Predicted 3D model of a 72-nucleotide RNA (transfer RNA) from a Chloroflexota bacterium. Rfam family: tRNA. The family's RNA type in Rfam is transfer RNA. Gene Ontology term of the family: triplet codon-amino acid adaptor activity. The source organism's lineage runs through Bacteria, Bacillati and Chloroflexota. Its mean pLDDT, the model's own confidence on a scale to 100, is 83. It was read from a public genome assembly.

Parts: sequence; structure tokens; C1' cells
RNA sequence: GCCCUCGUAGCUCAGUGGUAGAGCACAAGUUUUGUAAACUUGGGGUCGCGGGUUCAAAUCCCACCGAGGGCU
Repeated sequence: GCCCUCGUAGCUCAGUGGUAGAGCACAAGUUUUGUAAACUUGGGGUCGCGGGUUCAAAUCCCACCGAGGGCU
């Protein structure tokens, strides 16, 4: 230098055009003499950044940034 994969909640990840989600974690509650466990509820998101396409973009296209891998 070229090619491929990835970037979404605090963490690990789903979601591949039509309301942004799960598990764990966190907070509150129930339960217990108390703690843990269990159960219920809740908070938390510029979907890496900037443009484009579209009635509508996390999703498709372009450029850039970052992480990992491959080739020379």
C1' cells in the first nucleotide's frame, strides 16, 4: 500500500429498510431476624463520525476515524 470482518446500553451481543432490543450489571420493591438467592418493576442509547439514496436508514451507497485479521 491492497483486501476482508467488525464498531449498537456500563459489559457481551441481537436487530440487514417501517416503534432500537436481550442477557449480565445497576436502582427500587416483594420475600428474610439479616444477607445472599429468587421474583416483579424501573432507569440508562447522537446505533463510531460526516455526507448521499429513500416517503422512511442502526440497516443500502461514499468518504473518514478506530479495532482485529490476511496478502505483498